[in-house]
Molecule: c-di-GMP-I riboswitch aptamer
Organism: Solirubrobacter ginsenosidimutans
RNA sequence: ACAAAGGCAAACCCGUCGCGAGGCGGGGACGCAAAGCUUGAGGUCUCACAUGGGGUGAGACAGCUCGGCUGCCGGC
Numbered sequence: 001a002c003a004a005a006g007g008c009a010a011a012c013c014c015g016u017c018g019c020g021a022g023g024c025g026g027g028g029a030c031g032c033a034a035a036g037c038u039u040g041a042g043g044u045c046u047c048a049c050a051u052g053g054g055g056u057g058a059g060a061c062a063g064c065u066c067g068g069c070u071g072c073c074g075g076c
Stems, first nucleotide, its partner, number of pairs: 007032002012027006030063001036069003040066003043061007
């Protein structure tokens, strides 16, 4: 690569928590070989403060990128 057994679950809807980004549960599948875990670095977003511009602090996103750890099957 080709398969096999499976796994996860976008948008959207309902409920719920949160000032918010968004999280959780149920439904639902756009997709995913790590769409398993993890904020180390960056990035985007939210809130507060500041500010001419540039920022600072706290938070959110792992399905934004890179990194770290782990995992299924086949082949070499």